[in-house]
This is a predicted structure of a 129-nucleotide RNA (SAM riboswitch aptamer (S box leader)) from a soil metagenome.

């Protein structure tokens, strides 16, 4: 850079002594102890790995050259396991901002606010390359 997912899950302890949720603007969490670091647990399965089924071409077999068939490897795809290699363990990525829809209240000038477990981009993780 690219491509997948991001409305599920999963937290004690010891250290430590004010901060943390990415940044901002809300809102939250926190001395009933934040971040960070250590240890033990858990969560989930994106990779890697093992089974099973599916696919078929640029492989392979047959051809009467019109097709036709075939899966040991191998391409994709799907389910299932299994927990090595990441990751994760408040709150939808906590919500928002730009664009679109929808409702509703105001006012008319183009419009102004306010809601949506409505869609989308942005920006972010995390993984695989």
């Nucleotide at each position: 850079c690219u491509c997948a997912u991001c409305c599920a899950g999963a937290g004690g302890g010891g250290u430590g002594g004010a901060g943390g949720g990415a940044a901002c603007g809300g809102c939250c969490c926190g001395g009933u102890g934040a971040a960070g670091c250590c240890c033990c647990g858990g969560c989930a399965a994106c990779c890697a790995c093992c089974a099973c089924g599916g696919u078929g071409a640029u492989g392979c077999c047959u051809u009467g050259c019109g097709a036709g068939g075939c899966c040991u490897g191998c391409u994709c795809c799907g389910u299932g396991g299994c927990a090595g290699g990441u990751g994760c363990c408040a709150a939808c990525u906590c919500c928002g901002g730009c664009c679109c829809g929808c409702g509703g209240c105001u006012a008319u000038u183009c419009g102004g606010c306010c809601g949506c477990a409505g869609g989308g981009a942005c920006a972010g993780a995390u993984g695989a390359g």
Model confidence (mean pLDDT): 81 of 100.